This is a predicted structure of a 133-nucleotide RNA (SAM riboswitch aptamer (S box leader)) from a Chloroflexota bacterium. Rfam family: SAM riboswitch aptamer (S box leader). From the family's description: The SAM riboswitch is found upstream of a number of genes which code for proteins involved in methionine or cysteine biosynthesis in Gram-positive bacteria. NCBI's taxonomy places the organism under Bacteria, Bacillati, Chloroflexota. Model confidence (mean pLDDT): 76 of 100.
[in-house]
RNA sequence: AACUUAUCUAGAGUGGCUGAGGGGUAGGUCCUUAGGCGCCCAGCAACCGACUUUGAUAAAGAACAAUAUAGAGGCUCUUUUUUAAAUACGGUGCCAAUUCCAGCGGGAUAAUAUAGUCCCCGGAAGAUGAGAG
Numbered sequence: 001a002a003c004u005u006a007u008c009u010a011g012a013g014u015g016g017c018u019g020a021g022g023g024g025u026a027g028g029u030c031c032u033u034a035g036g037c038g039c040c041c042a043g044c045a046a047c048c049g050a051c052u053u054u055g056a057u058a059a060a061g062a063a064c065a066a067u068a069u070a071g072a073g074g075c076u077c078u079u080u081u082u083u084a085a086a087u088a089c090g091g092u093g094c095c096a097a098u099u100c101c102a103g104c105g106g107g108a109u110a111a112u113a114u115a116g117u118c119c120c121c122g123g124a125a126g127a128u129g130a131g132a133g
Base pairs, nucleotide, nucleotide: 003131004130005129006128007127008126013041015040016039017038021031022030023029027101028100043094044093047091048090049089052086053085054084055083056082058080059079060078061077062076064074099125104122105121106120107119
């Protein structure tokens, strides 16, 4: 560099260092010396792994009571499966604006068409996680 899959309108500092550009893109537009980008710390989130707790679900086992007996069924306990939530230890990630908006296609709207504005849907591209190679 390329493949598969999930997510991308929520959330996150009046901190420290540094010192000129940044937001992926030859467009638009926005942030920025009242300090950008980057780094550190703090923070956010819960994708992956681990531990623990709680609820639900399914299976297996055990015990108990009722019944004339057995079975079915009920209740309790234990183990395990699946799942939801809590937690934030480890691996990442994130921390202006919806992935800032658009680009490509379709729909809707207006008056015949084109262009444009606005709205909706999809795609492409990108970002991040997990997996595979």
It was read from a public genome assembly, where an Rfam model found it.